Background
Model confidence (mean pLDDT): 75 of 100. This is a predicted structure of a 367-nucleotide RNA (Bacterial RNase P class A) from a bacterium.
Parts: sequence; structure tokens; C1' cells
RNA sequence: GGAGUGCGCUGGGCGAUCGCAGCACGCGGAUCGGUGUGCUGAGGAAAGUCCGGGCUUCAUCGGGCAAGGUGCAGGAUAACGUCCUGUCGGGGCGACUCGAAGGAAAGUGCCACAGAAACAUACCGCCGUUUCGACGGUAAGGGUGAAAUCGUGAGGUAAGAGCUCACGGAGCUCCGCGGUGACGCGGGCUCGGGUAAACCCCACCUGAAGCAAGACUCCUCCGAUCCGUCGUGCGCAAGCGUACGACCGAGCGGCCCGCUCGUACGGAGAGUCGCAUCGAGGUAAACGGUGACGUUUGCCCCAGAGAGAUGAUCGUCGCUCGCGCUUGCGCGAGGCACAGAAUCCGGCUUACAGGCGCACUCCGCGC
Repeated sequence: GGAGUGCGCUGGGCGAUCGCAGCACGCGGAUCGGUGUGCUGAGGAAAGUCCGGGCUUCAUCGGGCAAGGUGCAGGAUAACGUCCUGUCGGGGCGACUCGAAGGAAAGUGCCACAGAAACAUACCGCCGUUUCGACGGUAAGGGUGAAAUCGUGAGGUAAGAGCUCACGGAGCUCCGCGGUGACGCGGGCUCGGGUAAACCCCACCUGAAGCAAGACUCCUCCGAUCCGUCGUGCGCAAGCGUACGACCGAGCGGCCCGCUCGUACGGAGAGUCGCAUCGAGGUAAACGGUGACGUUUGCCCCAGAGAGAUGAUCGUCGCUCGCGCUUGCGCGAGGCACAGAAUCCGGCUUACAGGCGCACUCCGCGC
């Protein structure tokens, strides 16, 4: 100097004049879209609705089946399919990055076409015998294919073959050592495969619906099912009530058991709350930890609309682009990327003009 990898921040600043919404404190001719002062007011993704929850209702407590989700190990977290640190595998010279990463030795399927043959076999070839019809041996060579008795080499053989040996590969429900563990190293044994983002098996997890959840009010409007059955005991008899049992019914995502209850209400309209949105909150420091993160102390309160506020104009600086040239100035143009809260948080994914910073890798050159 060039090319990369990973992470973080920003994405307009300052001043003036007006405008909008919420809250607090006032004022008034007072319930008003009035008015004064003060404070606050759209993101890193608010997007996607892909996960997890807080919260609300069913509901008063459960069990099982089915269904769904996750899938290497150890940790973090309220939790997760997220994150951190590792292990193994793929890619990259590397910094790094990706992984749908349990089980094929429980079972069932599938591997088209080609090829002789794809849960087993011999087409061509090689060797031996031959009555020349054929028989036997073989899987090293050829062909087909993604894949054909693990691969390469040597020995051996009639010709060959893990038949033997060396090196390498895969598997093991085997042994020793190290590690919390995934696993690693060494030895031994075996070697016809692949596929579970095929069915399945194993381990762990999961109730459903969702702020349009739900709660309350109304001197408002409308609607309809139904008014349990039987047995026994008690209350003086009937009636009625009550207790227990059985049946039936209502309720709980689908089904079953169990449980609670005994005729349960349902819909629409208007208004208020939910919503000063105080939270698994933000932020600084110290301590602990490789890290995700945790603990302690201090400081802070940071939108709350309800067809839905959070803005507009001017000046100046910055930034970007173009032109000129005195390389740093001048002139001109541009509101300047992706994009707007709606119950609230933790993540993931996607989009993003321009600018700034930190750490690391590779290549070249010079000292």
C1' cells in the first nucleotide's frame, strides 16, 4: 500500500418563529377543540408475525391417550427453536464461517435409469479339465452406475481373493489412559453399502385462546333454550324442603377417566377502565466469571393515541454529488439510507445511502 474477516457507534447539529398530543399546577365569561407556565413525546430495526414469556379469561384441581416441538456436550436466561464456551463434521491459504449434529446392531420402506447383478450376483474376461457338447474355479482386469466383497502397494496362487503383510479408512454394545461431558489418544476385533428435512424408535418439553384478552356501568335495545328424572332416609301426612346414591345434562383445545355444578343465560349499542404503560426497566462504576451473564451501590422515569398526536418554515454548520481550480477554497444542487409506536418485554430473520472507530488474517514492498 492492497485485499479480506469479525464487532461496535451514528444516520444529522445549533438558533429562531409557529403548530399538535399527554400529564402537572393555575386562570376564566367554566365542561370548552377555551387559555397561561413547565416537563415529556416514533426505531435499530417500530418491519416479518418466526419462537419464548409476563399479563387476562376459561377454572376448581388433576391423570392418560392423541397431537405438536426440540435433538452433540457443558453452561447462561423468566423462558426459548435464543445466546456463550467447547466437541465432531463441511467450506476457506487464513482471520473466520456453516451444520436438519440422537438411533440403520428394534422393525418396515426406498436406491429411478443403466447394468449380469443394488439385501446379492457373474455379461465380457482370466485359469484348469475336456468326449469339444460343456463343466469347474475366480471377482484382481474391462464395461454400467451416485454407489458393485473397504482403498493403495507388495507377497502368494493354476488364475485370483484380507489368503498374508505394510500403510490408510469406517464400524464396535471390547480394553487401557485423559476429560464433568460431547469426545480424544493407544491397542484389539470386524469389514457388502447408503437413506430417518422416509415411516419409525429413544430422550426431554408443551392446556387453549388472546388487549379486538378481559373488567365495570347504563333510566338503552333485542332474543331464546330450560324450569331435571328415579330410589332410599329424615322433617307429622300430602305438597314442599333436605341428605345420600344412580341416571341425564352443563363446564374444562380433540378423546377417555376423574372433578365441580344442577338448568346454567346469549347477542347488540353507548361509555369508562385495562393505558401517569414502574418494568425479567434504563444507565455508570466496582467485584466475580474465558464468556453469555450475575451481584452490590449510585443516578434516572424516557410516547400513550383511539381513524389514531410526535410536525412545518427560515438561517447557519455538517454530509453527499457535480463543476471550476489556487488541493483547499468557491459556486450550484440535494432534506440526505431502510423506514412510523398501538398490551408489554427477551430473541431470531429481513431492509439500510453515507460516515466513524476497534481487533484480527493474507499478499506485496521498504527499513

Record summary:
Its Rfam family is "Bacterial RNase P class A". It is annotated as a ribozyme. Rfam describes the family as follows. Ribonuclease P (RNase P) is a ubiquitous endoribonuclease, found in archaea, bacteria and eukarya as well as chloroplasts and mitochondria.